[in-house]
RNA sequence: GCCCUCGUAGUAUAGUAGCUAUUACGUUACCUUGGUAAGGUAAAGGUCGCGGGUGCAAAUCCCGUCGAGGGCU
Numbered sequence: 001g002c003c004c005u006c007g008u009a010g011u012a013u014a015g016u017a018g019c020u021a022u023u024a025c026g027u028u029a030c031c032u033u034g035g036u037a038a039g040g041u042a043a044a045g046g047u048c049g050c051g052g053g054u055g056c057a058a059a060u061c062c063c064g065u066c067g068a069g070g071g072c073u
Base pairs, nucleotide, nucleotide: 001072002071003070004069005068006067007066010025011024012023027043028042029041030040031039049065050064051063052062053061
């Protein structure tokens, strides 16, 4: 220098033949208990690395850029 893959809630992930996002753990509240843990119910929390473009509409397509990993020279 070139090529490939990845970057989604606190953590780990699903979703990438376009129509406002899944699950688990964690967190908070309540129930249960004499109390704790376990168990049960509910809720909060992300607009998808960043910027731009196409389009009625983008996490999903295109361009640029940053970061992580791998390969080639």